Predicted 3D model of a 73-nucleotide RNA (transfer RNA) from an Alphaproteobacteria bacterium. Its Rfam family is "tRNA". It is annotated as a transfer RNA. Gene Ontology term of the family: triplet codon-amino acid adaptor activity. Model confidence (mean pLDDT): 81 of 100. The RNAcentral record of the sequence draws on ENA.
RNA sequence: GCCGGCGUGGCACAAUUGGCAGCGCAACUGAUUUGUAAUCAGUAGGUUGUGGGUUCGACUCCCACCGUCGGCU
Numbered sequence: 001g002c003c004g005g006c007g008u009g010g011c012a013c014a015a016u017u018g019g020c021a022g023c024g025c026a027a028c029u030g031a032u033u034u035g036u037a038a039u040c041a042g043u044a045g046g047u048u049g050u051g052g053g054u055u056c057g058a059c060u061c062c063c064a065c066c067g068u069c070g071g072c073u
Stems, first nucleotide, its partner, number of pairs: 001072007010025002013022001019056001027043005049065005
């Protein structure tokens, strides 16, 4: 230099012929316990890497950029 994959709550990941952003762990609150842990119930937390475009509608399609991983030279 060329090619490709990935980027989504604190963490690890889902969600596609475009149509309400979810699960687990962690956190917090309550129950239980002499107390903690475990268990049970509940709550909060996301401008989906950034900026544009297409569309009635974009995590999803298109373009550029950034980061990261891999391959080729």